[in-house]
This is a predicted structure of a 123-nucleotide RNA (SAM riboswitch aptamer (S box leader)) from an Anaerolineales bacterium. Its mean pLDDT, the model's own confidence on a scale to 100, is 83. The sequence was found by an Rfam model in a public genome assembly. It matches the Rfam family "SAM riboswitch aptamer (S box leader)". Rfam links the family to the GO term regulation of gene expression.
């Protein structure tokens, strides 16, 4: 870099240096000269993979990652269900109010997928 898998509504800060950006892209929304992002120390979460213990479905930060604003910050494609709106049809003797279908727009929930993070295993 590529393919397979598991998982992503939970945790977790201070110093110095530097000095304008950062939240993957894209729309949104938020963070930031009360200092972004990088870079250095210390400190802290986590139980993926290995290791100790257990002999149970765990414990343990001991080793390799990994992380430490906001759900993966929402959302990006489809589908399901509510309610609105607007246009046809059909039912009302006719018009009206009404209903029922159907199409279309956007909203909100929800459920699966796409992208994308990270760990393991492969080539």
């Nucleotide at each position: 870099c590529u393919c397979u898998u598991a998982u992503c509504c939970a945790g977790a800060g201070a110093g110095a240096c530097u000095g304008a950006g950062g939240g993957a892209u894209c729309g949104g929304c938020c963070c930031u000269u009360u200092g972004a992002a990088g870079u250095c120390u210390c400190g802290g979460c986590a139980a993926c993979c290995a290791g100790a213990c257990a002999a149970u479905c765990g414990u343990u930060a001991u080793g390799g990652u990994g992380c430490c604003a906001a759900a993966u910050c929402c959302g990006a494609c489809a589908a399901a269900u509510a309610a609105g709106a607007a246009u046809g049809a059909c039912a009302g003797a006719a018009a009206a109010a009404u209903g029922u279908c159907a199409u279309u727009c956007a909203u909100a929930u929800c459920u699966g997928g796409a992208a994308g993070a990270u760990g393991a295993g492969a080539g």